[in-house]
The RNA shown here (small-subunit ribosomal RNA) has 1446 nucleotides and comes from a groundwater metagenome. Its Rfam family is "Bacterial small subunit ribosomal RNA". Gene Ontology terms of the family: ribosome and structural constituent of ribosome. The RNAcentral record of the sequence draws on SILVA.

RNA sequence: AGAGUUUGAUCCUGGCUCAGGAUAAACGCUGGCGGCGUGCCUUAGGCAUGCAAGUCGAGCGAUCCCGAUCGUAAGAUCGGGGGAGCGGCAGACGGGUGAGUAAUGGUAAGGAAUCUACCCCUAAGUGAAGGACAUCUCGUCGAAAGACGGGGUAAUCCUGCAUGUGACUGUAAAGUUAAAGGGCAUAACUGCCCGCUUAGGGAGGAGCCUUACUCCUAUCAGCUAGUUGGUGGGGUAAAAGCCUACCAAGGCUAUGACGGGUAGCUGGUGUGAGAGCAUGUACAGCCACAAUGGCACUGAGACACGGGCCAUACACCUACGGGUGGCAGCAACCGGGAAUCGUCGGCAAUGGGCGAAAGCCUGACCGCGCGACGCCGCGUGAGGGAUGAAGCCUUUCGGGGUGUAAACCUCUUUUGAUUCCGCAUAUGCGGGAUAGAAUAAGCGCCUACUAACUACGUGCCAGCAGUCGCGGUAAUACGUAGGGCGCAAGCGUUAUCCGAAUUUACUGGGCGUAAAGGGUCGCGUAGGCGGCCCGCCAAGUUUUUGUUGAAAUGCUAAGGCUUAACCUUGGAACUGGCAAAAAUACUGGCGAGCUAGAGGAUUGGUGGUGCUUCUGGAACUUCCGGUGUAGCAGUGAAAUGCGUUGAUAUCGGAAGGAACACCAAGAGCGAAGGCAGGAAGCAAACCAAUUUCUGACGCUGAGGCACGACAGCUAGGGUAGCGAAGCAGAUUAGAGACCUGCGUAGUCCUAGCCGUAAACGCAUGGGUGCUAGUUGGACAGUCUAACUGUCUGACGUAAGCUAACGCGUUAAGCACCCCGCCUGGGGAGUACGGCCGCAAGGUUAAAACUCAAAGGAAUUGGCGGGGACCCGCACAACCGGUGGAGCAUGUGGUUUAAUUCGAGACGAAGCGAAAGACCUCACCACGGUUUGACAUGUUAUCGUUUAUUUUUCUGGAAACAGAGAGAAAUCCGUAAGGAUGAUAACAAAGCUGCUGCAUGGCCGUCGUCAGCUCGUACCGUGAGGUGUUCCCUUAAGUGGGGUAACGAGCGCAACCCUCGUUGUUUGUUAAAUAUUCAAACGAUACGGUCCCGACGUUAGUCGGGAAGGAAGGUGGGGACGACGUCAGGUCAGCACGGCGCUUAUGCCGUGGGCUACACACAUCCUACAAUGGCGAAUAACAACGGGUAGCGAGGCCGCGAGGCCAAGCAAAUCUCUUAAAUUUCGCCUCAGUUGGGAUUGGAGUCUGCAAUUCGACUCCAUGAACGCGGAAUCGGUAGUAAUCGCGAAUCAGCAGGUCGCGGUGAAUACGUUCUCGGGUCUUGCACACACCGCCCGUCAAGCCAACAAAGUUGAGGGUGGCCGAUGUCCCGCUUUGCGGGAUGAAGCUAAAUUCAGCGAUGGGGACUAAGUCGUAACAAGGUAUCCCUACUGGAAGGUGGGGAUG
Repeated sequence: AGAGUUUGAUCCUGGCUCAGGAUAAACGCUGGCGGCGUGCCUUAGGCAUGCAAGUCGAGCGAUCCCGAUCGUAAGAUCGGGGGAGCGGCAGACGGGUGAGUAAUGGUAAGGAAUCUACCCCUAAGUGAAGGACAUCUCGUCGAAAGACGGGGUAAUCCUGCAUGUGACUGUAAAGUUAAAGGGCAUAACUGCCCGCUUAGGGAGGAGCCUUACUCCUAUCAGCUAGUUGGUGGGGUAAAAGCCUACCAAGGCUAUGACGGGUAGCUGGUGUGAGAGCAUGUACAGCCACAAUGGCACUGAGACACGGGCCAUACACCUACGGGUGGCAGCAACCGGGAAUCGUCGGCAAUGGGCGAAAGCCUGACCGCGCGACGCCGCGUGAGGGAUGAAGCCUUUCGGGGUGUAAACCUCUUUUGAUUCCGCAUAUGCGGGAUAGAAUAAGCGCCUACUAACUACGUGCCAGCAGUCGCGGUAAUACGUAGGGCGCAAGCGUUAUCCGAAUUUACUGGGCGUAAAGGGUCGCGUAGGCGGCCCGCCAAGUUUUUGUUGAAAUGCUAAGGCUUAACCUUGGAACUGGCAAAAAUACUGGCGAGCUAGAGGAUUGGUGGUGCUUCUGGAACUUCCGGUGUAGCAGUGAAAUGCGUUGAUAUCGGAAGGAACACCAAGAGCGAAGGCAGGAAGCAAACCAAUUUCUGACGCUGAGGCACGACAGCUAGGGUAGCGAAGCAGAUUAGAGACCUGCGUAGUCCUAGCCGUAAACGCAUGGGUGCUAGUUGGACAGUCUAACUGUCUGACGUAAGCUAACGCGUUAAGCACCCCGCCUGGGGAGUACGGCCGCAAGGUUAAAACUCAAAGGAAUUGGCGGGGACCCGCACAACCGGUGGAGCAUGUGGUUUAAUUCGAGACGAAGCGAAAGACCUCACCACGGUUUGACAUGUUAUCGUUUAUUUUUCUGGAAACAGAGAGAAAUCCGUAAGGAUGAUAACAAAGCUGCUGCAUGGCCGUCGUCAGCUCGUACCGUGAGGUGUUCCCUUAAGUGGGGUAACGAGCGCAACCCUCGUUGUUUGUUAAAUAUUCAAACGAUACGGUCCCGACGUUAGUCGGGAAGGAAGGUGGGGACGACGUCAGGUCAGCACGGCGCUUAUGCCGUGGGCUACACACAUCCUACAAUGGCGAAUAACAACGGGUAGCGAGGCCGCGAGGCCAAGCAAAUCUCUUAAAUUUCGCCUCAGUUGGGAUUGGAGUCUGCAAUUCGACUCCAUGAACGCGGAAUCGGUAGUAAUCGCGAAUCAGCAGGUCGCGGUGAAUACGUUCUCGGGUCUUGCACACACCGCCCGUCAAGCCAACAAAGUUGAGGGUGGCCGAUGUCCCGCUUUGCGGGAUGAAGCUAAAUUCAGCGAUGGGGACUAAGUCGUAACAAGGUAUCCCUACUGGAAGGUGGGGAUG
C1' cells in the first nucleotide's frame, strides 16, 4: 500500500466482501514448564453457613477467676486475666456495584457567602460545687424477641457557679460565652507525658455558585404559577424561591426550550498517517446506590451497605398473641446464561481504627489455589549420518516424493524425576549430586483474493462457501490419503470495535446524462457574507510571562528482575483552559468622509407583459327559403351512420359559440407558469442617453408570503366544434384498443378551491469578477459609417474542464459568497403520525425484509415489421418436374425372441451401405469353449509322438467332444542342451461394450460468400479505432483516386487438370504417304488495336460496334474452400484418454432376424399415351470404360433366359459391343385401348455348399391403379433443361441407386417492388446463450417480514379525588403527655396519555421450481415513448387534456 465482484469487453459511478490490529470474550480440536497480569459483560435475581469494625482498664464503678504478700480467720493490699455495662474515639474510611441520572452528574477553568473531628503552629487557661442513669439487686409480663416498675452507684457522664486571654452581638456604652481529668517518677514540694477548654493560623477534607463542553430524536414546537423578579419574614455552616405572605407579569425557546429514547462521567483504552471513529473491563479521580419507597436522629462529618423508624414485597421462627432478616463486602450455594474461580492461609509486609504503649481488630491488603483467558520467556534435543533403507504416496513404470528425515555413532541435560546441603522462614531463595534423549506437538489451510498440488472416492448426490462461486463421471473448490504452506502450546471459528471506507469528505466528495438544483426562489425575515479612505477601541488574531492541565497510562533516557513481559526513577509531553502585559496588518465595533456597487430624477424609446371594456371578418354548425337528384359520408377494405319525409352539392337569409389564417421569424415580452384579430383605459417592466441627486442604502436567503400549465372540485351561466366515459360498426384467436359513426362530463365565462407536470430554453439555483475568437438577429445611440450598450442565436477554435458524451464569455473553465439537495438497488415517495384540502389528493417522511448488484457514458457484435447501396436460378419470365397412381429404396411408427447400430430443419431419410440368402453381423434363440480365433514374454515339463499333415469311427445341426489309424519328424551343438513346437501356470489377449460433451484425423455447413487479420505508426484514460471508411469501378478488400496512415499476410485472381485452336517431335496394335487418332513439349487472349456514346477527377470506368482470330472480354468445365461458426457428424472405418466386461459384454457354431406391415414422410422409376404404341427394315451414327478364378468371337442346340464346343485377347491388336432416341414402311384411331404394366398362376435358366423365409432373369397366362394430379413445392440461363441409350465400381449372383460417357437438343430473363440467403455503410437497442433475445402485470401455489384492524394483555410517567404510616415543623392545652394543623410515603380510585406484545381478518410487498392468461416496454417493439391529471378495463394497459424528447 491494496484486492475480488455489475460487462462479450471498457472507463466511470456505486454498494457488497476480504487481507490488518484489538477483546473482561465464548465455542471446537489439542495441551510440557515458568513469570506477570486477569476472571458474572446475563437477573441492581434470591441467598444456607462462616468471616468482613472494632478498640481503650493510662476515663469509671461493680463482678468472677488465678497468683503473691500480710493475717489464726474474716479480710486487706498488690499483680494478672474473663465477660457485660457506663463513658470516649472509630462504625460517614476502607470494601462492593453501576440500578438510577442527559444534569441536583462529569471534565476544564474560575468564584465567595461557609464548615471542618483527629494532625501541626501560636496565645491563654484547666478553680470550686452539685446531680442523674446503666451495670447490680428486688419484683412483674412474654413461647421468644424483649419490655416495665421499685431501690441503690462511679466517672474524661450531665448541670450550675467563678474567671474571660480571646471570641460573638453592638456605632458605642454594655452584654453574652469555657474546661476533665488520667498515668509515671518522687518521702514531699514538684516535674514529665497524655488529655480537656477558649481563641487565631495552617494542612488536608467537605458544602455552595458561575462559564464552556458533554449521545440520538422536530414523525416532540411551543414550555412554565414558586413559574421569573421584588419586598417583609423564616431557614441553613453558608449565597439563593431554599420556604412563606404580598406585589409585579415575567422567564425559557429553531444557537432546539418542553417531551421521548439511550447512558454513570473522566484520566484513559482500541484503532487510525493524522483528523477522527468506537469504547469506559481491570488501575486511578468524581458521582450515585445498598431488597423497594419515604423519613429523620446521633454526629465535625450521614439522611448512614454490615445504625434507627414507618410502609411495601419476599423469606424465616412462632405457644398464633407476636417477632426476626437484608452478601451490589470475602468465599460459598441456587437460578439465569455461550460464559467467568477457593465456603484457602496470614496480619510477616503496605495501609487503616483504637490505645501512652505492648497490643487487639482488619475477606483492605499480602500470599497461595483454580482457568492457555491474555501478554512474555523457555523447552520438546545438538552435531555427524546414503545417489538416499523400509513403509506410505505417486508414476510416462524409467523414476520421483516423504528425506538427513529415520536407523546408527558422538555429545549435552534446560524442563521434569529422585536426593543432599546452606540461608531465610507463613508459603521461599541459592548451591550440589544421580539416572536418562529421556517426560513433552498440535491446529488451520492449499481455485482466485492468499503462502501452499497430486491421487483415489463421489457424480447438482453427499457436501463446501468470507466474496465471486465449486459439485450433473477425468473436481488442485466436496470426502480421504500422500505431499505442501502458515502459525505454534497453541491453532481455528463465532461475536464486537477501529481500519481499509476520500463510503458523511474539517483535513478530504459531489448534484447536465450515474443518487442529487427547491416549479418560480418572485418578494422578503432571521442568519451568513460584504466597496474605497481616515481616526479611536482592542472582541477575534499574534507574541511574552505566570498559573493550571492529579497520579497512573502512552513517548523517551537510564536502571532492577539471567532476557522479555513486568517494575522503578528522571525528562519531555498532556496539542487545552484561565490571568496579566504588549502589538494593531487583517476581521470586528464606534465615529467621520468618498463614489467605481446599488438606487432615484429628467428626456427618449421597445414589446403576443398583465387586467378591464368595446368591437371585426373568415370558417363552422344549426334553422328558414330557392335550385336540384340518388346518393353522401367513411376506410387498408368495409360496415354502423345520413339520405326519396329530398341528403350531399349549390345560392340567399338568420342565429350561435369558440378560436383568431396571412403578417410569423429557434423574432419579441414576462420571475416562472405563460402571452397573438383590432381599439381604448388602467398598471407594471426593460433599454439608451444626459448631466444631476442619495451615499454602501449591497448579495444571498432557513422559516414565511405571493404567483403557479393542464386535468380535477364547488356554485351559477354558456355550449358551435372537439371530445374521457358510454353506445354502435369493423379488425382480431380474443380486442374492454389502435380505425369508423355518434356522444356525456369537460373544454368557454364569473366567483372560489386545488398546488401538481419530462413545472426541462440546457434534466444545468442566485450573485460578483476574470479567461483568444468567428458569424447572424432584435432594440437603442450617432446624419451615415466605424463603433458602443443591452438582449437573443449559431459555430465550436485557444486555454481549461469532463468517466465519456460533451461544455466552452448565455461555461459544465478559473475563483469567492449564500441557499437547496445526494450517500447501493428494491421495499417507497409507500406505511404510521403531523399539517393543508370539500374531495381527489398534496406535503413532510421511515422501518422490517430482500438482492449483489442497480446504474452512466462509450466500444465491438448481433438484431430491427429502421434507412441507403449491391449481389445470387433469390424473385420475376420460360421449360420440365415433385405433391395424386402403381412399384422400388430409405425413414418414422407399430409389431417382434430379434426386427443390430448410427444419421434428424436447410446441412437425416436411393444417407454410413461401391451391393444383408450363409458369411458380412454388431441383433435373437439354442449348443459349445475359457491363456482362448490373434500378438509378445517368463517359468516348469515334454520331445519316437507331440508340431505339421492325411484319414476312419461314434454322438451331433454344426462347432465340438471322445476313440483310433497312417505319413512326416526340421535346424544348431561332440555332448549337456537350445531354437521351432506342444502342455500347464502367470503376465497379458479380446470387446462393432459406454462416453463424438475427454480427443486426433476426416467430413458437412454458412460459402467459392469476399471477406478475415498482422507489423510499425497515429488517435483514444480504455474497450477499441484508423488502415479495411469515402468517391468511381469490379465476379472479387478487383483496380483507380482521395486519405494518418505506410506496408504485409491468409483468402480473390493466377499458377494445376481438362475441353476448344495450333506448332514441333514421336508413335504402335492402323494395309497405308497423308488425314483421323494418341502421347510429350510448346504457342495462343492482354480490354492489345480502332470507332461511337455515356459518366467523369487531367485518372479511368461502363455500354455499343469494327478489325483480326479457332476462341473476346475471368473462352467452357474441374480441382482448389480464408479467420471462423454450429460442444454440427463420426469412439461402428481407423487411432486414442477414461470407464466397464474377463467361464463373458470375449471366441466358435446351427438356425432365425436386419426383407415384418393398419399407416405417415422422403427420394427415384414406370406411366396415364398419337411429338405415341406395336411390328418390320435388323437402314444409320458414339463416347467413356472393363476383361485371365476374366472378357469370350464364331459354330451348334433352345421361343427365350441360356447351354455345349471353342478361336482370340493380360488388350488402339481379341472381346464386352448390334448403342438408343433417329430414319423409312405398315398397323392401331382416342378407347382404361394394341395406352399402362402392377399383381397372381404355371413352366424354366443362371450364380452359389445352399435361392423356403430372401436373388436376378426367361417364356406362357393374368392385366390392378392410373385419363397429367389440392394446398404447397423442386431443378434449370446453353451444348444447359428436356429426352435417348452406353459403361464402370461394388460383385459368386443381384441396380429402378451411385459415379461416369456420349447422341438429339430448346424456351426465357421486362426488371430488382416483393420472398429467401448474403455483403458494405449508417441508425436505434433495456439484446451479448446475442430476437428461437429480453421482458411487464393480474391470477394460482409455497414461504417470509412489516402495515392496518374489533379488541385484548403488559409497562412507564404525570394529573384529579379519597385515605393517610413514621418522622419533622407549627399551634393550643390539663406539658415525662394529649389534641389540632401543615408536610407527606405507600395504598385505593377516575379520566386521559405514551410505549410495547398478541390479534379473526384485510390490503399491498419481498422471494421461490417456474404453472395460467395475455404482449405493455426495449428496433419506428409493430398505435413512438415518457410525465402530471381524470375516467375506464381480467391483467399488463387504453383513452381524453396539457407538457417533455430522454